[in-house]
RNA sequence: GCUAGCAAAAGGCAUACCUGCUGAAAGGCAGGGACGCAAAGCCACGGGUCUAAGGGACUGGACACCUAUGACAGCCGGGCUGCCUGU
Numbered sequence: 001g002c003u004a005g006c007a008a009a010a011g012g013c014a015u016a017c018c019u020g021c022u023g024a025a026a027g028g029c030a031g032g033g034a035c036g037c038a039a040a041g042c043c044a045c046g047g048g049u050c051u052a053a054g055g056g057a058c059u060g061g062a063c064a065c066c067u068a069u070g071a072c073a074g075c076c077g078g079g080c081u082g083c084c085u086g087u
Stems, first nucleotide, its partner, number of pairs: 003086003012037002017032006035074001041080003045077003048072003054067003
């Protein structure tokens, strides 16, 4: 450098759930906790999903309805970076 994650080892992350804070919500952050993860590190670029404060539509008024400028990288693809080990 290429390629692989079968084996072994070191180290890493942390699902559900619980507590606190935050947010309109989805969700996020911190602590506990481990279902799993070889990029479960980073980026909303394409698709997808969640939410609907504000706005729209409707209405006598509301509800149901539409909408992302809000989210999810642990849904899939893509981009960037990287530890250990084998060859």